[in-house]
RNA sequence: GGUGUUAUAGCUCAGUUGGUAGAGCAAAGGACUGAAAAUCCGUGGGUCCCCGGUUCGAUUCCUGGGAACACCA
Numbered sequence: 001g002g003u004g005u006u007a008u009a010g011c012u013c014a015g016u017u018g019g020u021a022g023a024g025c026a027a028a029g030g031a032c033u034g035a036a037a038a039u040c041c042g043u044g045g046g047u048c049c050c051c052g053g054u055u056c057g058a059u060u061c062c063u064g065g066g067a068a069c070a071c072c073a
Base pairs, nucleotide, nucleotide: 001072002071003070004069005068006067010025011024012023013022019056027043029041030040031039049065050064052062053061
């Protein structure tokens, strides 16, 4: 320098040829217990890497940019 892949909650990851984002774990709270652990219950937590475009509507499609990884040179 070239090609490909990836990026979504604190962490690991889903998200259907576009319809307004979820799970598990973790956190804090409650129930239970003499007190804990375990278990159960609901709760909070998001600029979906960034700028633009298309669209009534974009995590999703398109242009450009930066990053990580793999391969080629």